[in-house]
Context: one part of a larger RNA
This record gives sequence, structure tokens and C1' cells, in this order.
RNA sequence: UGACGGGGGCCCGCACAAGCGGUGGAGUAUGUGGUUUAAUUCGACGCAACGCGCAGAACCUUACCUGGUCUUGACAUCCCGGGAAUCUUGUGGAAACACGAGAGUGCCUCGGGGAACUGUGACACAGGUGGUGCAUGGUUGUCGUCAGCUCGUGUCGUGAGAUGUUGGGUUAAGUCCCGCAACGAGCGCAACCCUUGUUGCUAGUUACCAGCACGUAAUGGUGGGAACUCUAGCGAGACUGCCGGUGACAAACCGGAGGAAGGUGGGGAUGACGUCAAAUCAUCACGCCCCUUACGACCAGGGCCACACACGUACUACAAUGGCUGUAACAGAGGGUUGCCAAACCGCGAGGUGGAGCUAAUCUCACAAAACCGAUCGUAGUCCGGAUCGCAGUCUGCAACUCGACUGCGUGAAGUCGGAAUUGCUAGUAAUCGUGAAUCAGAAUGUCACGUUGAAUACGUUCCCGGGCCUUGUACA
Repeated sequence: UGACGGGGGCCCGCACAAGCGGUGGAGUAUGUGGUUUAAUUCGACGCAACGCGCAGAACCUUACCUGGUCUUGACAUCCCGGGAAUCUUGUGGAAACACGAGAGUGCCUCGGGGAACUGUGACACAGGUGGUGCAUGGUUGUCGUCAGCUCGUGUCGUGAGAUGUUGGGUUAAGUCCCGCAACGAGCGCAACCCUUGUUGCUAGUUACCAGCACGUAAUGGUGGGAACUCUAGCGAGACUGCCGGUGACAAACCGGAGGAAGGUGGGGAUGACGUCAAAUCAUCACGCCCCUUACGACCAGGGCCACACACGUACUACAAUGGCUGUAACAGAGGGUUGCCAAACCGCGAGGUGGAGCUAAUCUCACAAAACCGAUCGUAGUCCGGAUCGCAGUCUGCAACUCGACUGCGUGAAGUCGGAAUUGCUAGUAAUCGUGAAUCAGAAUGUCACGUUGAAUACGUUCCCGGGCCUUGUACA
């Protein structure tokens, strides 16, 4: 000087408390451990691994296993000689591949040849998702969006160092004010950026329809309009600016006015010096080591999907604030040409036929669902719950056996609110209800995004956890 303390003081955070909903019990989905296996590829392991890499394993992916194959190689450069390329096709084979048959002879040219492609041979070499993240770059997590981390000059100290950065107030903040052997400065904080909340101007199609007219069974459907909504550009607006009080005449705090909004308005992006030899050699790059007829390469099938068990994360429930049924409202944000797919018809349905429109404010996915209003059930393992299983089908795709999703009929497990323990959340939040997208042929209870309905509680900081500042002790560095 730090670090640590079941030392002290001050302060903060869904940290506790006050509340609301969960997890832990059940079934299923998914990840992990373990076990099994020819293989169940590899990585990630307290917080900060475990719906994580994987925004999507039937083949492919794929790295694993078994079997069948290749050895200058699937891929790159160079050399030699052959053939344009390419297409059609036969036999064997699981395919890779092997052996054949036929068509074809193009482009540029100085007529030597050249460009692309293909098969042969040789030498350098290629190749490696092999090892080392404790050799590394790059990227990332984390403490933590916590308020800290430093430097120059000066001064003090023999020196390590200190001071500044401590103190009195204040703040979300090393934020600002005052004081002070310090005076300044940098990286952080804040602001500048995006979005949302109010409004003016400009613009008016594909969006809108107040007033006018036409028309319809009905609809901005038509003429038209530029008001409103909306769209998207440029502006305005919020700054403790104003008033009162407190305060040290300061910074600031408390209350109020006006205002759509008030003291950082809400949300996002933004992550200082560093810590964890944290993670990643399997995104990529790269040193060293290792393999080179194999640890490289191709193919088929299998595996990554196993299952006495244990854990994490979710979904669905256990019902009446509900289930079923009928009627019938109200979103936002997205996607679409290898695509989204309307009307109409067929099918109980998944879906099929069909073909209009749309490169989209035009067409379409696309009926939002809870809610509301009726009817029924009457506390039952039930008209709750839907696992499991049987049969019959649909769709995608060469191909759904291992191993897809969905539909119909039947079947109808566990489960009656969950021990110890543990978790999220402070407002348009929790809870609840649906919707969309990425990946994607197909395949979400995951992820990301969107809106609907919409709470309770916070006395307070004694305690638990994490953190910041000052101080104290130390046999620790």
C1' cells in the first nucleotide's frame, strides 16, 4: 500500500422487510450428470455450466460407431502428355465407385497455341472439428452501469509511499458546492444517439372520411375533400426556468404553479482501470507438438433420440374467478415470389381442388384470445385433468422403422395446490391472454419481439446477501 475481520461509522441495491405469483410434490418437454452402448461426437461446471454453443440431429448437418472404398488425395499452386465442356445410357453394387456404349466437337488465336473444364502420372505439398485457451490474437462472460481508476507538476517523507481522491454538506453519480499544500488534467458519471409520451409546419397514396353529392342488401364502394386519424421529414417543448420554505448568502432538498410531461419523464444503446492463468485452438486466425495408404478423404447404415436413477429450466394441470357450448366485440408488431396464398367447392378434421391478387399502408398470412352476454355442469378423480396406448388418416420430404409434426374416433395414468428449502417482481410492472418472427423442406412447451386485460405492497434498514466511502486491528501478500 492492499486484502481480510462472526471490528466500528455512513450509504446503496427486489438485499431483507411489506406484498403478489411461482419452483421444490404430479405428468410431459428440454438440458445435464450417471449408467448403458459398436458409437451414444465435442465443448460449457458456484454465482458467471445445465431450453447453454444448437436461430431448429430422419438422410445431409456430423465432428462419433460399424462396414465398403481412395492414397498428390474431397480442396490450392506448379509441371508433363491426353481429351473441349457437356449430355444420354448399359451392367455390377447399399452407395461411393468400377467397367462400358452413344451423341457432341464450342470460344479466342499471330494457326505455334491459349482460357475454362475433365481424367493420367511425377515432385514439392495438400489435409486434420488431432493436442495445448496454462504459448497466443480476436471475441465474450463476470464483479457492475458499481462510481470508481489514474496521471503531470508541486509539496511532505531516508524510503516504500502520501497528498490531490481526505474533511463539512449534497447527489443516481469522484454529481455539485464550501473548505483544504495543493493546482490542474485524463479514462469513467452525465450530456450528445435511438425509441416512446404533447404539439406546430410541410406533404396526402396504397392510409383517412368531417362536411357535399351518387350508389348499394351491405362496405370510403364512387365523385370529391385535406378537416380528423395516420404515415415521416423538419421544428417547438423541460432548464430546478418560476413561486414559497429549509439550508452556510452555497450546492442542493421539500412543497406549489403552469404544463402532455417535473426534477435523469419512461425504455434502449453505451460497460472505466482492472479481477477470475474465467470461457472459446470446434466460428476464425496463429506458435509449438503430433498423424501422413491415416488422427486425411468418399459412401451406406446406425448413433447424437439409449434409461434402474439424480439435478436444473420450462409447459400442462389439480378446477366453478372454472370446464363445455352458443352468440358476438376490441390490438400491436412482423413475414411473403423457390413465397404469402383470397373467393368458391370437397372433407367431421388435419387438409385437398382451385386459381384471383400481391415484389406489398393496395393482395395475403389473419377468425386475435382472454373479456362481455346467454345456456349447461353442482364438488365428483367429475362434462376437471390430459399422459399413455389402439385403429384410421393428412402433410413435408428420395425416404418418417429406429426417429417428424398434425387430424379423427376410442382409451382416460398421475394429479385434490405440493416437506425442508428456494426464486421472480416496485407500474402499464407482476400476473394473465393471445399474436408474430428468426432458424426452417418438415419439425417449439425454447428464444426474440408484439400488443390485450391489469393488481397488491414498500413501516423501515435491526437482521441475511452483494457492493461503495472513511476509520481501526492483523503473526496474511